[in-house]
RNA sequence: CUGUGUGUAGGAAUGGUGCGUUAAGUGCCGGACGGAUGGGAGGCUGCCGCCGGACGAAGGAGCUUGCUCCGCGAUUCCAUUCCAGCUUCCACACGG
Numbered sequence: 001c002u003g004u005g006u007g008u009a010g011g012a013a014u015g016g017u018g019c020g021u022u023a024a025g026u027g028c029c030g031g032a033c034g035g036a037u038g039g040g041a042g043g044c045u046g047c048c049g050c051c052g053g054a055c056g057a058a059g060g061a062g063c064u065u066g067c068u069c070c071g072c073g074a075u076u077c078c079a080u081u082c083c084a085g086c087u088u089c090c091a092c093a094c095g096g
Base pairs, nucleotide, nucleotide: 001096002095003094004093005092006091010083011082012081013080014079015078016077018075019073020072021071028053029052030051031050033049034048035047039090040089041088042087043086044085059070060069061068062067063066
């Protein structure tokens, strides 16, 4: 000097644990707003938050009357396993 590779966002399944069932959450649309994200730095995709909008649900049983149990919700969080981005430069590993 050159070639190859490593590593990020995130997704799925299973288990556990909460929340709601007096409807929050999830999902959908819009935003010129904010944030996190390879070992380091930048860009993009995607993700999260916030604001606005549309749509919208599965309850039942027991009793000691606010609890328990069985359900229900594209429900929260955690763990494990599996899958997993593009690009530029540096770093690292191997090779020439």